[in-house]
Context: one part of a larger RNA
């Protein structure tokens, strides 16, 4: 000097991103206990008091046991006394309160940097499926679903509970419709071509040119041809979306009101500088001597908003944020001690 531990004057968070770490608290009995609340809770709320040993005393009382006693076990409360600095005498053994965000809750998770506000959840809702179900695995056989049958099973979203969940179907998706348009294979076969038995013309001949039946074969128009698409409707707890400019009231300001353009429709309730606010440390109030954080308001919402749910909410949380009490070597500011290392000598 390092690590682990112990003690400490006065002060007591001044430390620090932050009370991180440490300290405080701690058992049992008694008293007492707020807001809020889903009436269960909150609650061990908070906050107080007591605790050894001896005597009364094998106490009162209770249990067991008995025919009844006895015996055995448990066992307050009270009075009196007594010792120590200290009586839950050591060890084990809650710190508490106020306010807010998020998530209802108990659970689950990144085995080895994240335990959370993420996942799940009961509840809600939409949708598919009538059983050889839908869906899933498999080439198939077959299997799961299910030895179940719509109060069942699959999928999606939301996420207890309370109050609620507005407008838009133009786009995209899905569902339904089928008159018309478009449309594949296939059907159809007008027509065009290849081949040549044969025929014709030229040639002395070799050979050349032209036409060309049956058959075989290549191409092939009209016309007929489903779903789909176009089209017509419906549908938002489907994917999604939810405006601009100008003017106006007898102070000013503001605009209930009016005009105009655009749209499928122009954001309703509730909330709002928010886990969302750029400007921004917005402004006002509270708390502090002093507060970019925090709480309560305001609304000018850059860019909240209603099951990608909105707003509340008791209880719960090794959650996050702000404040307070107690307590402390976190600090002012360091000191001493113990053990183990390191280092030195042998």
């Nucleotide at each position: 000097c390092a690590c682990u531990c112990g003690u400490u004057c006065a002060g007591g968070a001044a430390c620090u991103c932050g009370g991180c770490a440490a300290a405080u608290u701690g058992a049992c009995c008694c008293c007492g206990u707020a807001a809020c609340u889903u009436c269960g809770g909150g609650a061990g709320a908070a906050g107080g008091g007591g605790u050894g040993c001896c005597g009364c005393a094998c106490u009162a009382g209770g249990g067991u046991g008995u025919a009844a006693c006895a015996g055995c076990c448990c066992g307050a409360a009270g009075c009196g006394g007594u010792c120590g600095c200290a009586g839950a005498g050591a060890a084990u053994u809650g710190u508490c309160c106020c306010a807010g965000g998020c998530g209802a809750c108990u659970g689950u998770u990144u085995a080895c940097u994240a335990a959370a506000a993420a996942c799940a959840c009961a509840g809600g809702u939409c949708u598919c499926c009538g059983c050889a179900a839908a869906g899933u695995c498999g080439c198939a056989a077959g299997a799961c679903g299910a030895c179940g049958u719509a109060u069942g099973g699959g999928g999606g979203c939301u996420g207890a509970c309370g109050c609620c969940u507005g407008c838009c179907c133009a786009a995209u998706g899905c569902u339904g419709g089928a008159a018309g348009g478009u449309u594949a294979a296939g059907g159809g076969g007008a027509g065009c071509g290849g081949u040549u038995a044969g025929g014709g013309c030229c040639u002395c001949a070799c050979g050349g040119c032209c036409c060309g039946a049956c058959g075989c074969u290549g191409c092939g128009a009209a016309c007929c041809g489903a779903a789909g698409c176009c089209c017509c409707a419906g549908u938002g707890a489907a994917u999604g979306g939810c405006g601009g400019c100008c003017g106006u009231a007898a102070c000013u300001a503001u605009a209930a009101c009016g005009g105009u353009c655009c749209u499928a429709a122009g954001g309703u309730a509730g909330c709002g500088a928010a886990a969302u606010u750029c400007c921004u440390u917005g402004u006002c109030g509270g708390g502090u001597a002093a507060g970019u954080u925090c709480c309560g308001a305001c609304c000018u919402g850059c860019a909240c908003g209603a099951a990608u749910g909105g707003c509340g909410u008791a209880a719960c949380g090794a959650u996050c944020u702000g404040g307070g009490a107690a307590c402390u070597g976190u600090c002012u500011u360091a000191a001493c001690g113990a053990g183990u290392g390191a280092c030195g000598c042998a």

This is a predicted structure of a 346-nucleotide part of an RNA (large-subunit ribosomal RNA, domain IV) from a Chloroflexia bacterium. It matches the Rfam family "Bacterial large subunit ribosomal RNA". Rfam links the family to the GO terms structural constituent of ribosome and ribosome. Model confidence (mean pLDDT): 88 of 100.